[in-house]
Molecule: c-di-GMP-I riboswitch aptamer
Organism: Candidatus Schekmaniibacteriota
């Protein structure tokens, strides 16, 4: 230095609820609280799944549903 791993330390994010706003909806933005998370950082123009919309074709949402890819703090056993 790299890989595996996850003690400690320094930090980080923010479930769900409430308030305000956006959207036809799923859902989402900001503020407060703090469920939990070692990638709960990023990618849906990588694949699957779930949800909304649509007669259908199609369009939309979820990365805190999973896989995969990329980036990455610290360093005990």
């Nucleotide at each position: 230095u790299c890989u595996c791993c996850g003690a400690a330390a320094a930090g980080g994010u923010a479930a769900c609820c409430c308030c305000u706003g956006u959207g036809a909806a799923a859902a989402u933005a900001g503020g407060g609280g703090g469920c939990a998370c070692a990638a709960a950082g990023c990618u849906u123009u990588c694949g699957a799944a779930u949800c909304c919309u649509u007669u259908a074709a199609g369009g939309g949402a979820u990365g805190g549903u999973c896989g995969a890819g990329c980036u990455u703090c610290c360093g005990a056993a």